[in-house]
Molecule: transfer RNA
Organism: uncultured Candidatus Woesearchaeota archaeon
RNA sequence: GGGCUCGUAGCAUAGUCUGGACAGUGCGGCCGGCUUCGGACCGGCAGGUCAGGGGUUCAAAUCCUCUCGGGCUCA
Numbered sequence: 001g002g003g004c005u006c007g008u009a010g011c012a013u014a015g016u017c018u019g020g021a022c023a024g025u026g027c028g029g030c031c032g033g034c035u036u037c038g039g040a041c042c043g044g045c046a047g048g049u050c051a052g053g054g055g056u057u058c059a060a061a062u063c064c065u066c067u068c069g070g071g072c073u074c075a
Base pairs, nucleotide, nucleotide: 001074002073003072004071005070006069007068010027011026012025013024020058029045030044031043032042033041051067052066053065054064055063
């Protein structure tokens, strides 16, 4: 330098192929219940520029493109 692949909350992960409402789940965090206290359990809440820019579209996490970063591979 070429090719492939991945990037979504503090961590992990679904959704992307086939565009459609407030982007969901688990762990963790916070509040409450329960408990002598804690754990477990139960109820609730907060937390996301969907890696970044641009484009297409009525509408983009999803399609196109460029860039950045990680991994694999060829030379």